[in-house]
Molecule: transfer RNA
Organism: Homolaphlyctis polyrhiza JEL 142
RNA sequence: GGCCGGGUAGCGCAAUGGUAGCGCGUCAGACUUCGGAUCUGGAGGCUGUGGGUUCGAGUCCCACCUCGGUCG
Repeated sequence: GGCCGGGUAGCGCAAUGGUAGCGCGUCAGACUUCGGAUCUGGAGGCUGUGGGUUCGAGUCCCACCUCGGUCG
C1' cells in the first nucleotide's frame, strides 16, 4: 500500500430505513440486627468524525480517524 471485519451507556453486546434495547455494573427502595443473596424502580447514549441520499439514517452511499485480521 491492497482487501476484509469492527467502533452504540462505565464494561460486554443487540437493534427490518420509522420513539436506540438487553446483561453486568452503578444509585435508591423492599427484605435483613448489619451486610451478602433475592426482588422492585431509577439514572446513564449528539450510535468514531464530517458530508450525502431520504419525509425519516445506528442501519444505505462517500471521505477520513481508529482497532483487529489477511495479502504483498